A computed fold for a 74-nucleotide RNA from a bacterium, annotated as transfer RNA. The sequence was found in a public genome assembly. Its Rfam family is "tRNA". Its family is annotated with triplet codon-amino acid adaptor activity in the Gene Ontology.

[in-house]
RNA sequence: GGGCGCAUAGCUCAGUUGGUUAGAGCGCAUGCUUGACAUGCAUGAGGUCACAGGUUCAACUCCUGUUGUGCCCA
Numbered sequence: 001g002g003g004c005g006c007a008u009a010g011c012u013c014a015g016u017u018g019g020u021u022a023g024a025g026c027g028c029a030u031g032c033u034u035g036a037c038a039u040g041c042a043u044g045a046g047g048u049c050a051c052a053g054g055u056u057c058a059a060c061u062c063c064u065g066u067u068g069u070g071c072c073c074a
Stems, first nucleotide, its partner, number of pairs: 001073007010026004019057001028044005050066005
């Protein structure tokens, strides 16, 4: 330098044919339970869907570019 992927909650990851409000597990906070802890139960907080632009009535989702990152080729 070229090719192919990935980027969504603190971590690991889903997200259907583009459709109005974005989810799970773990973790965290509060309460209940216990003599206490752990476990368990309930509730809750937590999101620039990497960034910018475009298409569309409507974009996490489609297109282009940029950035970061992984693999392959040279």